[in-house]
RNA sequence: GGCAGAGUGGAGCAGUCGGAAGCUCGCAAGGUUCAUACCCUUGAGGUCACCGGUUCAAGUCCGGUCUCUGCAACCA
Numbered sequence: 001g002g003c004a005g006a007g008u009g010g011a012g013c014a015g016u017c018g019g020a021a022g023c024u025c026g027c028a029a030g031g032u033u034c035a036u037a038c039c040c041u042u043g044a045g046g047u048c049a050c051c052g053g054u055u056c057a058a059g060u061c062c063g064g065u066c067u068c069u070g071c072a073a074c075c076a
Stems, first nucleotide, its partner, number of pairs: 002071006010025004019056001027043005049065005
């Protein structure tokens, strides 16, 4: 250099035909308990990798860039 896949809260992942952010764990507070854990309730935390474009509207479609992972072949 080629082909394929991936990038979404702290971690791991969903997100359908484009109608605008969701799950589990974790974290914080409260409840419960003699206390801790478990359990229950609530909350915080997301420029959806980056830059442009299309659209009334983009995590989703289009172009470019970056990073990560995998695969095969060739040369040495």

Predicted 3D model of a 76-nucleotide RNA (transfer RNA) from Ruminococcus sp. NCBI's taxonomy places the organism under Bacteria, Bacillati, Clostridia, Eubacteriales, Ruminococcus. It matches the Rfam family "tRNA". By type it is a transfer RNA. RNAcentral holds the sequence, with entries from ENA.